The prediction has a mean pLDDT of 83. Small-subunit ribosomal RNA from an uncultured bacterium, 1383 nucleotides, folded computationally. Its Rfam family is "Bacterial small subunit ribosomal RNA".
């Protein structure tokens, strides 16, 4: 996507044509489906009516009817159904091996006799079925005789034909033998007969013979199936004599000889199946069915079996056996729906117990005509293909509904309304077919004929038949009818609600966890459309079994190697033939179907008429290019001789040294040996170490090589025998002797087994040490089988180049092995070149998914073999074979997955490897972690202890400051258009100042008080205030996983991109990678890149030098004056702030590639980025944040919103983070004396000067500030004093007294002074900051704030140590391999 004998779900108007047990070849009630002929033939009724009658009955009629019987023909077709079934069927022949009823032709003939028998009639038996005896009787039954051929058989002869039994001709030649008949009907002139008839003639019929037509038997090629885990089958088996059998060949059968058949081109066996024309599909080749139609075949309850008959082993025949079911008086019978219907049953399924013989056809019969459940119709079923209709045309910027909205709209939607037209289907009336042609009767002609009977033929009128049907059809009238899938993507079609990994979908991917176009539902679209959808199946897409058309180096696939047998395939040039092959001609290839042309039904499915195709078929006749045979030549394939040279090739013997271990002697002495470190083990009985000497067995060091040889496995000390292959030189011979190879036969490493031998090292198995959570390992100490030699098995491999084998062809470069030429040299030896043969590297075209292969192809081609067909089960199971065994070879299914896998990009990770970097180590300092108390968190508790942050990158975080407020919590009182916004409509001006209730909110009451713009007045407007409706306000309610918009982190790391352009099927690389250098993708350089953006860096602030310009309120160098920069003075300097200068690797030396750029110097306040800061690339983390604000969506509205008051956020067994105070002598007290910076200040900063130990008050000068003022800086100095102790350390905690902010310090603030004096003596395991004005350390200030910092934002004082890169952490970037690691 087509198909379908379908089925199920939902729906469902009409009609034409076709279809309809796919399952249980289950079982079947009932009716029907095969008879018919009186013109073969005998017999032969009843009712009814009508007449008689002795009332018993009898007669005529029905009627030679009905019926049964003998007889014939027919039941062998027609109708089912597919069980079995691999000469059944197709298809092309043979039959000279044969048969044939009724038709057709044509020849002949149809004399004359007998004996019986059913019917019937009587009797008998039996429940029945159905039998038995006896008696009469017809024939076209039945039996003899005659006659008889071209019949059949025996004998003989010619001619042609055949392969041969044989056939076949002929006015040839014949000769013995045998073998037939039935009648019946219809009509007739003359002539015979009483008469029936004879006779004549016609028609049917019999009988024989010939030969046709159809039909049917047997035989053969050649064609269609699955399994080899079926490989050997076979005793009538195979053939022969003979002889039965048969219509006929034949082991068809039988006796007898003989030992043969078949079969790897698959015999047998096992499994499955009716074969066809043909149907579906497909571009075709194929594939896949054989259901309806048609040819064939095969059963007919199951198996066997034979009669009749032309044909049967016979679906509605027989017999017998068995199962079953019926009947039965138990003795005994009956049956056979895979015939039409129909029933049970079985299944997801598959129909009327219909009508008619009017058509077609078929049986009997002269015929009429009877019989046909073949047929033709109706019926059910949308099962199918096909037509048709469910209305058409007008109608709104577009009702109403509904549905979605950004609330404007926006869609269903011309879709209804509604106005014009036309009207299937059914109903009504009306008209009405086609399907009919035979057949009978008249009548014309013709024919046979003795004939104007008969009969026969043609024609014309007449007449008689229609199941369906009063159908189709054709007029009038009225007048009904749309669903079913689908809308994530493949595939055409999107919203909204509900749901919330639920409840669902789903072909494949895959959807669904709160915003689902993917589930359910609604609108809406999209497609089909009396349907749509799903399930099954079947082709096809699938080139996914590849003949057309694939493949085997990594994806699945090259046998582990050879030798060789069928088989395939095979070099040059001739003759012949002509199997294949090619052409022409012919014969068949059934009808139907397909296809083409035309034709009938209003089309159209359908049907009908003609054409066309169709086969590996079969004949004839040609052709000979190729291939075949065949036969004759060649030598280029392939071998054979002879001469060379090389080589772990192979076998067998024989023999060397070195080394290990042992054993024996010497010398020597505590070890030794192992390992990451150790221990077991060995040694004091003398080991290890070393010297001599002796046994024993394995291996062959250096040579040596990417080297050589081998067919593969494999071969390495030497020497000899024996032996295989390749190569080279050159010559001669043989004459295609080849290649490949299914089976088959050999060969195989190492393990392993078998016997007998050997056994030094080694060393599975086992023991002991150790490691480890364990450690049946990995390491260490020992050790058996075994490794070794002989013979015998095993037969495997990453048995690899993962690459079969043989030959041909196809640019090149460089190496090495041999061999053999030229050059060169006296000559070897070398050098250089050429030409083979073998092994490397590299690369071209070509190939290849790519990697890569590349004359040793994985290029281009021919021949042969082996293999493969997702993955896992499973190289597993069973069979079967070989093995002693271990196992081997062969080799599967269930059942599971949706991917297994290959080759290469690109991230990414890792307990990889190079390299660089960063308080990452290291060095150092000073910390946390112990402690007390501050804070923040968890956990608990609570009526609440609001909330949120959660590794780094949450945890002095939101909060730059919760006692009320604040506050989101709580608990109790209130409000309900609302505390806040917008609009309406009414009053009032706003507003201010009281008292009463009540915790307050609130309520309730009095009192003052009139403004601003228009306008003349009345009124009217703007604002505010209040009362009331109602749109609506309101949410710190939830989703930061629905967002913007900020922020954090990787990280101020040095990255991340982008045109073009270039490679590469592609992803993607490439620019960006190298070689250097930087802090830096920073710049050089080179490069298939050449640009370019973003980040880097520069530009901005601030610090550090200088300059100019300015000179209060800063400042004083000189000049006067003070207590005092207090003042005049002055701006020279500090300093303030504004503008500029400087530094740029700019100079010099070295080093580097001449670059970039380092390294050292020089000048210089600064040197290589000068210090600091703002400054954050592509993006990661669904990172925080809906409780800044802002928004989508949801969810609340007398509350989840709003006012109040209290209480909570401050709670404490307990755990954790960050801190601050400490533990002291570089320290603590007490005096004394110095020196900043930046800021802060008008509800503020708050000075002198009083009080008061103090906090703090009184006071009140001064300042909007370079002016007053907060303000003392501290730490350091310089004196003094404690003297190592829980202290003169520490300062919690508590007790009393104060004092400030504020409405109010209970719950819960600050600080101040008395007392009180806790833990704690440098912190276990671990862990954090820090490279310079940096750490440590010491004060100041802010902002938040009425109050309330140990936090935080800042200032400045003091002021170090370390300077290496090896490793660990942790980060970053860049490379190149690994991946079972990477959620």
């Nucleotide at each position: 996507g087509a198909a379908u004998c379908a089925a199920c779900g939902c729906g469902g108007g009409c009609g034409g044509c076709g279809u309809g047990c796919c399952u249980a070849a289950c079982a079947c009630a009932u009716g029907c489906a095969a008879g018919u002929c009186g013109a073969a033939c005998g017999c032969g009724a009843a009712a009814g009516c009508c007449c008689c009658u002795u009332c018993g009955g009898g007669g005529g009629u029905a009627a030679g009817u009905a019926g049964a019987g003998u007889g014939g023909c027919g039941u062998c077709c027609g109708g089912g159904u597919g069980a079995g079934u691999a000469c059944a069927c197709g298809u092309a022949g043979g039959u000279a091996a044969u048969c044939u009823a009724c038709c057709u032709u044509c020849g002949g003939g149809u004399g004359g006799g007998g004996a019986a028998u059913a019917a019937c009639c009587c009797g008998c038996c039996g429940a029945a079925a159905g039998g038995c005896g006896g008696g009469c009787u017809a024939a076209u039954a039945c039996c003899g005789c005659a006659u008889a051929a071209u019949g059949c058989a025996g004998c003989g002869g010619c001619a042609c034909c055949u392969a041969a039994u044989g056939g076949u001709g002929a006015u040839u030649a014949g000769u013995u033998g045998u073998u037939a008949a039935a009648g019946c009907g219809g009509g007739g002139g003359a002539c015979c007969g009483c008469a029936a008839g004879g006779c004549c003639u016609c028609g049917c019929g019999c009988c024989u013979g010939a030969a046709g037509a159809g039909g049917a038997g047997c035989c053969u090629g050649c064609g269609g199936c699955a399994g080899a885990u079926u490989a050997g089958c076979u005793a009538g088996u195979u053939g022969g004599u003979g002889a039965g059998g048969u219509a006929a060949u034949g082991g068809c059968u039988c006796a007898c000889c003989a030992a043969g058949g078949c079969u790897u081109c698959g015999a047998u066996c096992u499994g499955u199946a009716g074969c066809u024309g043909g149907u579906c599909u497909g571009a075709g080749a194929g594939g896949a069915c054989g259901g309806c139609c048609a040819g064939c075949c095969a059963c007919a309850c199951u198996g066997g079996c034979a009669c009749u008959g032309a044909c049967a082993c016979a679906c509605g025949g027989g017999c017998c056996a068995g199962a079953c079911u019926c009947c039965u008086a138990c003795g005994g019978g009956a049956g056979g729906c895979a015939g039409c219907a129909g029933u049970g049953g079985g299944g997801a399924a598959u129909u009327u117990u219909g009508g008619g013989c009017a058509a077609u056809g078929g049986g009997c019969g002269a015929a009429a005509g009877c019989c046909u459940g073949a047929c033709c119709c109706a019926g059910c079923a949308a099962c199918g293909c096909c037509g048709c209709g469910u209305g058409a045309g007008g109608g709104a910027g577009g009702a109403a509904a509904u549905c979605c909205u950004u609330c404007g709209g926006g869609a269903u939607g011309u879709a209804a309304a509604c106005c014009u037209c036309a009207c299937a289907a059914g109903c009504a009336a009306g008209g009405g077919a086609a399907g009919a042609g035979c057949g009978c009767g008249a009548g014309a002609g013709g024919g046979c004929g003795a004939a104007u009977a008969a009969c026969c033929c043609u024609c014309u009128c007449g007449u008689c038949c229609g199941a369906c049907g009063g159908u189709a059809c054709c007029u009038u009238g009225c007048g009904u009818a749309a669903g079913c899938c689908a809308c994530g993507g493949c595939u055409a079609a999107c919203u909204a609600c509900g749901u919330g990994c639920c409840a669902g979908c789903a072909g494949c991917c895959g959807c669904g966890g709160u915003a689902a176009u993917a589930c359910g539902u609604a609108g809406g679209u999209g497609g089909c459309a009396a349907g749509c959808g799903u399930u099954g199946u079947u082709c096809g897409g699938a080139a996914u079994u590849a003949u057309u058309g694939g493949g085997c180096g990594u994806a699945a696939a090259g046998g582990g190697c050879g030798c060789g047998u069928a088989g395939g395939c095979g070099g040059u040039c001739g003759g012949u033939u002509a199997a294949g092959u090619c052409a022409g001609c012919u014969g068949u290839g059934a009808a139907a179907g397909c296809c083409c042309g035309g034709g009938g039904c209003u089309c159209a499915a359908c049907c009908c008429c003609g054409g066309a195709g169709g086969g590996u078929c079969g004949g004839c006749u040609g052709a000979u290019a190729c291939u075949g045979a065949u036969u004759g030549a060649c030598u280029a394939g392939a071998g054979u001789a002879c001469g060379g040279a090389a080589g772990a090739g192979g076998u067998a013997g024989c023999u060397g040294g070195a080394a290990u271990u042992c054993c024996c002697g010497g010398u020597g002495u505590a070890g030794c040996g192992g390992u990451g470190a150790a221990a077991u083990g060995c040694g004091u009985a003398g080991a290890u170490a070393u010297c001599g000497g002796g046994a024993g067995g394995a291996a062959c060091a250096c040579c040596u090589g990417a080297g050589g040889c081998g067919a593969a496995g494999g071969c390495g000390g030497g020497c000899u025998a024996c032996u295989g292959g390749g190569c080279c030189g050159a010559u001669a011979c043989u004459g295609a002797c080849g290649c490949u190879g299914a089976g088959g036969c050999g060969c195989g490493a190492a393990a392993g087994c078998c016997a007998g031998g050997g056994g030094a090292g080694c060393g599975a198995a086992c023991g002991g040490g150790a490691u480890u959570a364990g450690a049946u390992a990995c390491c260490c100490c020992g050790g058996u089988a075994g490794u070794c030699c002989u013979g015998g098995c095993c037969c495997u491999a990453a048995a690899c180049g993962a690459u079969g084998g043989a030959c041909a062809c196809u640019u090149g470069g460089u190496g090495u092995g041999u061999c053999g030429g030229g050059u060169u040299u006296u000559a070897c030896a070398g050098u250089c070149c050429c030409g083979g043969c073998g092994u490397g590297c590299c690369g071209g075209a070509g190939c290849u998914a790519a990697c890569g292969c590349g004359u040793u192809a994985a290029g281009u081609g021919u021949c042969c073999c082996g293999c493969c067909u997702g993955g896992g089960g499973a190289g597993u199971a069973c069979g079967g074979u070989c093995g002693c065994a271990a196992g081997g070879c062969u080799g599967a299914a269930a059942c599971u997955c949706a991917a297994a896998g290959g080759a290469a990009u690109u991230g990414a990770c890792g307990g990889g490897g190079a390299c660089c970097c960063g308080c990452a180590c290291a060095a150092g300092c000073g910390g946390u972690g112990g402690a007390g108390c501050a804070u923040g968190u968890g956990g608990u508790u609570u009526a609440a202890u609001u909330c949120g942050a959660c590794g780094c990158a949450a945890c002095g975080c939101g909060c730059a400051g919760a006692a009320c407020c604040u506050u989101a919590c709580c608990u109790g009182g209130u409000c309900u258009u609302g505390a806040c916004a917008u609009c309406c409509a009414c009053g009032g001006a706003a507003c201010c100042c009281g008292c009463c209730a009540g915790a307050g909110a609130u309520g309730g009451u009095g009192g003052g008080g009139u403004g601003c713009c228009c306008g003349c007045a009345a009124g009217g407007g703007a604002g505010c205030c209040g009362u009331g409706a109602g749109a609506c306000a309101g949410g710190u309610g939830c989703u930061g996983c629905a967002u913007g918009g900020c922020u954090g982190u990787c990280g101020u790391c040095a990255g991340c991109u982008c045109g073009u352009g270039u490679c590469g099927u592609g992803a993607g690389a490439u620019g960006u990678u190298g070689g250097g250098u930087u802090a830096a993708g920073u710049c050089c350089c080179g490069c298939a890149a050449c640009g370019a953006g973003c980040a880097c860096a520069a530009c901005c602030c601030c610090c550090g030098c200088u300059u100019c310009u300015a000179g209060u309120u800063g400042c004083c160098a000189u000049c006067a004056u003070u207590c005092a920069g207090u003042u005049g003075g002055g701006c020279a300097c500090u300093c303030u702030a504004g503008a500029g200068g400087g530094a740029c690797u700019g100079c010099c030396g070295g080093u580097g590639u001449c670059a970039a750029a380092c390294c050292g110097g020089a000048g210089g306040a600064a040197g290589g980025u000068g210090g600091g800061g703002a400054u954050g690339a592509c993006g990661u983390c669904a990172a925080g944040u809906c409780c800044u604000c802002a928004u989508g969506g949801c969810c609340u509205u007398u509350a989840u919103g709003a006012c109040c008051a209290g209480g909570g956020c401050u709670a404490c067994a307990c755990a954790c983070g960050u801190g601050c105070u400490a533990c002291a002598a570089u320290g603590g007290c007490c005096g004394g004396u110095a020196c900043a910076a930046a800021g802060g200040g008008u509800u503020g900063c708050c000075a002198a000067a009083c009080c008061g130990c103090g906090a703090a008050g009184u006071g009140g000068a001064g300042c909007c500030a370079a002016u007053c003022u907060c303000a003392a800086a501290a730490a350091a100095c310089c004196g003094g004093u404690c003297u190592c102790a829980g202290u003169u350390c520490g300062g919690a905690u508590u007790g009393c007294a104060g004092u400030c902010u504020g409405c109010a310090a209970c719950u819960c603030g600050g600080c101040u002074g008395c007392a009180u004096g806790a833990a704690g003596u440098c912190g276990u395991a671990a862990u954090c900051g820090c490279u310079a004005g940096u750490a440590a350390u010491c004060g100041c200030g802010g902002a938040u704030c009425a109050g309330a910092a140990c936090g935080c934002c800042g200032c400045g004082g003091u002021g170090a140590u370390a300077u290496a890169a090896c490793c660990c952490c942790g980060g970053g970037g860049g490379u190149g391999a690994c991946a079972c690691a990477c959620c």